This is a predicted structure of a 476-nucleotide part of an RNA (small-subunit ribosomal RNA, 3' major domain) from a metagenome. The coordinates come from a structure-prediction model, not an experiment, and the mean pLDDT is 82.

Context: one part of a larger RNA
RNA sequence: UGACGGGGGCCCGCACAAGCGGUGGAGCAUGCGGUUUAAUUCGACACAACGCGAAGAACCUACCGGGGUUUGACAUCACCGUUAGGAACCAUGGUUACCCGGAAACGGGAAAUCUAAGGUAGACAGGUGUUGCAUGGCUGUCGUCAGCUCGUGUCGUGGGAUGUUGGGUUAAGUCCCGCAACGAGCGCAACCCCUAUUUCUAGUUGCCAGCGGUUCGGCCGGGAACUCUAGAAAAACUGCCGGUGUCAAGCCGGAGGAAGGUGGGGACGACGUCAAGUCAUCAUGGCCCUUAUGCCCUGGGCUACACGCGUGCUACAAUGGCCAAUACAGAGGGCUGCAAAGCCGAAAGGUGGAGCUAAUCCCUUAAAGUUGGCCCCAGUUCAGAUUGAGGUCUGCAACCCGACCUCACGAAGUUGGAAUCGCUAGUGAUCGCGCAUCAGCUACGGCGCGGUGAAUACGUUCCCGGGCCUUGUACA
Numbered sequence: 001u002g003a004c005g006g007g008g009g010c011c012c013g014c015a016c017a018a019g020c021g022g023u024g025g026a027g028c029a030u031g032c033g034g035u036u037u038a039a040u041u042c043g044a045c046a047c048a049a050c051g052c053g054a055a056g057a058a059c060c061u062a063c064c065g066g067g068g069u070u071u072g073a074c075a076u077c078a079c080c081g082u083u084a085g086g087a088a089c090c091a092u093g094g095u096u097a098c099c100c101g102g103a104a105a106c107g108g109g110a111a112a113u114c115u116a117a118g119g120u121a122g123a124c125a126g127g128u129g130u131u132g133c134a135u136g137g138c139u140g141u142c143g144u145c146a147g148c149u150c151g152u153g154u155c156g157u158g159g160g161a162u163g164u165u166g167g168g169u170u171a172a173g174u175c176c177c178g179c180a181a182c183g184a185g186c187g188c189a190a191c192c193c194c195u196a197u198u199u200c201u202a203g204u205u206g207c208c209a210g211c212g213g214u215u216c217g218g219c220c221g222g223g224a225a226c227u228c229u230a231g232a233a234a235a236a237c238u239g240c241c242g243g244u245g246u247c248a249a250g251c252c253g254g255a256g257g258a259a260g261g262u263g264g265g266g267a268c269g270a271c272g273u274c275a276a277g278u279c280a281u282c283a284u285g286g287c288c289c290u291u292a293u294g295c296c297c298u299g300g301g302c303u304a305c306a307c308g309c310g311u312g313c314u315a316c317a318a319u320g321g322c323c324a325a326u327a328c329a330g331a332g333g334g335c336u337g338c339a340a341a342g343c344c345g346a347a348a349g350g351u352g353g354a355g356c357u358a359a360u361c362c363c364u365u366a367a368a369g370u371u372g373g374c375c376c377c378a379g380u381u382c383a384g385a386u387u388g389a390g391g392u393c394u395g396c397a398a399c400c401c402g403a404c405c406u407c408a409c410g411a412a413g414u415u416g417g418a419a420u421c422g423c424u425a426g427u428g429a430u431c432g433c434g435c436a437u438c439a440g441c442u443a444c445g446g447c448g449c450g451g452u453g454a455a456u457a458c459g460u461u462c463c464c465g466g467g468c469c470u471u472g473u474a475c476a
Base pairs, nucleotide, nucleotide: 001476002475003473004472005471007470008469009468010467011466012465013464015460016459019423020422021421022420023419026314027313028312029311030310031309032308033307034305035304042053043052063300064299065298066297067296068295069294072124076123077122078120079119080118093114094113095112096111098109099108100107101106126289127288129287130286131285135283136282137278138277139276140274142272147186148185149184150183151182152181153162154161155160166177167176168175192266193265194264195263197234198233199232200231201230202229203228207223208222211221212220213219237260240254241253242252243251244250316416320375321374322373323372324371325370326369332363333362334361337356338355342351343350344349382413387408388407389406390405391404392403393402429452430451431450432449433448434447435446
């Protein structure tokens, strides 16, 4: 000087407390461990691994069994050959089917047609082989915590100190005052984006107040007001008033205002820590394989199942379940695409193909809600696992191993021990909708979007994490 303390002081955070809803019990989904296996590919392991890499494992796949191949699936160079350079022919190559072996890849044979392939041997290619403790890049974490440093000066023999400590204040090393310090940098804040208000400009594909028509649909004439769209601008700064405070920074209350003291949200992550993670995104040093640890194919596996754990979904019901009728979003996506009306089917779906390169058309009926009816507290008209049967769709192919529909079957479960998690407002809870990946989908996951819309915070003694000062130390 740090680090640590079941030392002290001050302060903060959904850290506790106050509340609301969960997890831990059940079934299922998913990830991990373990076990099993020819293989169950690899990585990730407290917080910060475990719905994580994977925003899509039937093939694709890195793993296993079997088969095949060796300058190679891919690149550059050399030689031969071909074309370009007028034509024809031969050989070779591609395509189309054929024959033999074969599961295919591949090996061998023969024909037509079209064209510029191609062959040989070696330098080399290739490796999801190894080392993240050789690395780059990228990322997690402490933590959006308020800190981390430097120049000059001063003090100290020196390591170093001072500045950065102190008194106030703040979300903040934020600002003020003081001070052997005076300044500065990286961080904080602001500048960026979205959102909340208004004005101006613009008016189609969007809008419809007033006027006319109307097939009653902004549909038509028309309108430019309103909604909206998207460009420009205004607005919030403790600016104003009162109190308080050291005549300070600020704090408390008020006015005006759409918004008030960082208005709400996002992007943004200092010096560094964990030899944290990643050689399997990629790049890359060293090492290793080179008729194989490379490459191709077929089948299997990653989907196994006595168990243990994590994360979720659905429930256990009456604030509910079922049936009928009916209302209101936002944000996205669409040409190898989204697909309407109509028709067929009980449905999944099929048929059909209008319209749309999209404020125009489609996906697209939002659901919870509201109105009416049934159920009457039961393992039930709760719950839906499991199993049987019949179908639909995608795809070369749904046996291992897809999703969906219908009928039948109808399990556990009656609110979950110790323990433990999230959340402070348009939040939690609850309800549906969209998108990426994608042929299809094991999505109940992820990322977004809107609808309905709470409770509680006395307080900082305690638990956890963190900041500043100080103290002890046989630790570095």